Predicted 3D model of a 74-nucleotide RNA (transfer RNA) from a Candidatus Portnoyibacteriota bacterium.
Its mean pLDDT, the model's own confidence on a scale to 100, is 81.
Its Rfam family is "tRNA". Rfam classes the family as a transfer RNA. Gene Ontology term of the family: triplet codon-amino acid adaptor activity.
[in-house]
């Protein structure tokens, strides 16, 4: 220089015929529980879906272009 994979919550992912709220599992905090951890149960917090544009009534999803990660050719 090419091509192929990927990028969503702190972590490890789901979510791709474009539409019901953006989830799951550990991990955090609060409580409950217990003499007291742990553990178990219940809630609660956390994302501008890598980035900017574009399409569209609407985009995590569709297209351009950049950036980052891995892997292959040269």
């Nucleotide at each position: 220089g090419c091509c192929c994979a990927g990028g969503u919550a702190g972590c490890u992912c789901a979510g791709u015929u474009g539409g019901u709220u953006a989830g799951a599992g550990c991990a955090a905090u609060a409580c409950a529980u217990u003499g007291g951890u742990a553990a178990u149960g219940u809630a609660u917090a956390g994302g501008u879906c890598g980035g900017c544009g574009g399409u569209u009534c609407a985009a995590a999803u569709c297209c351009g272009c950049c950036c980052c990660u891995g892997g292959g050719c040269u």